This is a predicted structure of a 71-nucleotide RNA (transfer RNA) from a Candidatus Aenigmatarchaeota archaeon. The source organism's lineage runs through Archaea, Nanobdellati and Candidatus Aenigmatarchaeota. Model confidence (mean pLDDT): 85 of 100. Its Rfam family is "tRNA". About the family: Transfer RNA (tRNA) molecules are approximately 80 nucleotides in length.
RNA sequence: GGGGUCAUGGUGCAAUGGCAACACGGCUGGCUCCAGACCAGCUGAUCUGGGUUCGACUCCCAGUGACCCCA
Numbered sequence: 001g002g003g004g005u006c007a008u009g010g011u012g013c014a015a016u017g018g019c020a021a022c023a024c025g026g027c028u029g030g031c032u033c034c035a036g037a038c039c040a041g042c043u044g045a046u047c048u049g050g051g052u053u054c055g056a057c058u059c060c061c062a063g064u065g066a067c068c069c070c071a
Stems, first nucleotide, its partner, number of pairs: 001070007010024003018054001025043006047063005
């Protein structure tokens, strides 16, 4: 210098262009003498900026970052 893959709650991980799912965690309550386990409820996320579209996590462009390949 060229190319590829990826970026989503605190963590891990889904999502044919049509309300961002699930698990762990955290909080509250139940149960318990207390705690743990268990049960119920709640909490919190799309890397950044543009474009396309009635509608974008998803498609396009540019950028940033991580990993890998070639030189």